A computed fold for a 514-nucleotide part of an RNA from Cellulomonas sp., annotated as small-subunit ribosomal RNA, 5' domain. It matches the Rfam family "Bacterial small subunit ribosomal RNA". The full RNA is in RNAcentral, with records from ENA and SILVA. The source organism's lineage runs through Bacteria, Actinomycetota, Micrococcales, Cellulomonadaceae and Cellulomonas.
[in-house]
Context: one part of a larger RNA
RNA sequence: GGACGAACGCUGGCGGCGUGCUUAACACAUGCAAGUCGAACGGUGAUCUCGGUGCUUGCACCGGGUGAUCAGUGGCGAACGGGUGAGUAACACGUGAGCAACCUGCCCCUGACUCUGGGAUAACCCCGAGAAAUCGGAGCUAAUACCGGAUACGAGACGCACGGGCAUCCGUAGCGUCUGGAAAGAAUUUUGGUCAGGGAUGGGCUCGCGGCCUAUCAGCUUGUUGGUGGGGUAACGGCCCACCAAGGCGACGACGGGUAGCCGGCCUGAGAGGGCGACCGGCCACACUGGGACUGAGACACGGCCCAGACUCCUACGGGAGGCAGCAGUGGGGAAUAUUGCACAAUGGGCGAAAGCCUGAUGCAGCGACGCCGCGUGGGGGAUGAAGGCCUUCGGGUUGUAAACCCCUUUCAGCAGGGAAGAAGCGAAAGUGACGGUACCUGCAGAAAGGAAGGCGCCGGCUAAACUACGUGCCCAGCAGCCGCGGUAAUACGUAGGGCGGCAAGCGUCGUCC
Numbered sequence: 001g002g003a004c005g006a007a008c009g010c011u012g013g014c015g016g017c018g019u020g021c022u023u024a025a026c027a028c029a030u031g032c033a034a035g036u037c038g039a040a041c042g043g044u045g046a047u048c049u050c051g052g053u054g055c056u057u058g059c060a061c062c063g064g065g066u067g068a069u070c071a072g073u074g075g076c077g078a079a080c081g082g083g084u085g086a087g088u089a090a091c092a093c094g095u096g097a098g099c100a101a102c103c104u105g106c107c108c109c110u111g112a113c114u115c116u117g118g119g120a121u122a123a124c125c126c127c128g129a130g131a132a133a134u135c136g137g138a139g140c141u142a143a144u145a146c147c148g149g150a151u152a153c154g155a156g157a158c159g160c161a162c163g164g165g166c167a168u169c170c171g172u173a174g175c176g177u178c179u180g181g182a183a184a185g186a187a188u189u190u191u192g193g194u195c196a197g198g199g200a201u202g203g204g205c206u207c208g209c210g211g212c213c214u215a216u217c218a219g220c221u222u223g224u225u226g227g228u229g230g231g232g233u234a235a236c237g238g239c240c241c242a243c244c245a246a247g248g249c250g251a252c253g254a255c256g257g258g259u260a261g262c263c264g265g266c267c268u269g270a271g272a273g274g275g276c277g278a279c280c281g282g283c284c285a286c287a288c289u290g291g292g293a294c295u296g297a298g299a300c301a302c303g304g305c306c307c308a309g310a311c312u313c314c315u316a317c318g319g320g321a322g323g324c325a326g327c328a329g330u331g332g333g334g335a336a337u338a339u340u341g342c343a344c345a346a347u348g349g350g351c352g353a354a355a356g357c358c359u360g361a362u363g364c365a366g367c368g369a370c371g372c373c374g375c376g377u378g379g380g381g382g383a384u385g386a387a388g389g390c391c392u393u394c395g396g397g398u399u400g401u402a403a404a405c406c407c408c409u410u411u412c413a414g415c416a417g418g419g420a421a422g423a424a425g426c427g428a429a430a431g432u433g434a435c436g437g438u439a440c441c442u443g444c445a446g447a448a449a450g451g452a453a454g455g456c457g458c459c460g461g462c463u464a465a466a467c468u469a470c471g472u473g474c475c476c477a478g479c480a481g482c483c484g485c486g487g488u489a490a491u492a493c494g495u496a497g498g499g500c501g502g503c504a505a506g507c508g509u510c511g512u513c514c
Base pairs, nucleotide, nucleotide: 001514002513003512004511007509008508009507010506013375014374015373016372017371018370019368020367021333026331027330028329030328031327032326035076036075037074040073041072043070048065049064050063051062052061053060054059083286084285085284093210094209095208096207097206098205099204102203103202107199108198109197110196111195112194113193114192115149116148117147118146124139126137127136128135129134155179156178157177158176159175160174161172162171163170164169212258213257214256219249220248221247224246225245226244227243228242229241230240231239261283262282263281264280265276266275267274268273288309289308290307291306292305311322312321313320314319339365341364342363343362347361348359349358350357351356378408379407380406381405388399389398390397391396412451414444415443416442417441418440422435425432426431455503456502457500458499459498460483461482462481467497468496469495470494471493478485479484
């Protein structure tokens, strides 16, 4: 000198864009953050309407249609999106390869099929237990829920044949034997379901290389290292198990200890290098602590389940409920870090044929000079160098063209009028913008004022810049980064005036890095 997610002191006009718990992965009141589909299904049935009957002509009842709503069965989603950095020195990450050892819902392409039966169960009704959470028993019913049977282009297993390769092996419209699967809704278009092949996307696994400190850690290891056989997995594998062998790693630093999420990048630097990993993007890990599996294409699952533990809450003492490292917000810790805001209008996501619903993702607004950038606090003229202040050798000097005064202008802020783009989609049409009456445009008053620098730091040397007066003076009070000032005339303390080749809505201080 530069930089910062900064903090502190003094000061503070406006706008744009960013950014904001670095500490206690401490505990959390309250609200919201994941639903959706009636074009899968049985019920419920507000409203409207048609027909009929009664008939006190406007109501009641019955039947049909429409179908808001509600819980339930079923499907898809809930594994994404959002948060945090605790753990992790590891194939966690980066980079480059490999899988003849693998999976992939929704999406796209291709081929074939979608035939025929059955038994239940929630909802509902009845009974019961319980304070509640919730649970038990009996009965009825539906499906794209569940279970049989038929069919088999192809698929899987085994054997043969052929071709290929990289050791295991791989491929084939080839041949033989065995095995198992499908569901409707609407009918005008279409959209689902099953099997198989391919693609795309997303993942899983393996390996080479790379990136911290410590030897005041020198030896480490028994599922350990390898083999055979099996189990398990989507899949290779000591992943797991039985048996067998005695191996495997290490000064090219094993093992141990400390620290730490990794990277794209960011800061600095001429570079080499050094430091960092906030925001944004990629990957990983975690979700009160520890463990476990279930469902599923996908989880060992933040707002799912079970067990244990700590903590908090409810209780009729028998038993139950909970998990903000989601968005706000509270307490606490701390030098320190924001609103219990608006909207789904846009972008994106889930569901749905769609309308649409949901979306604290997101878009915006609010708060903070926290940062960067831009703008303003006026411009020109104006000497008798006014008054006042300060200094003075009492002559004057200085503040100082500074002010007053004259002319001009009107940015910002203020007031008034107009007023967006962002909108494409969707809807029969009307219509549909949170931001927002915002940005922007025009006009108005303007007496430079009626709101904006009376800011901050410094003025002994280092330090190119900047000095006097008074006060204090028992070296006191104090200053100070270093040298050093202060014990009676202090350019070094305090105040004032003045000044600065000092900056400016900021200026200094402190901390950290280069």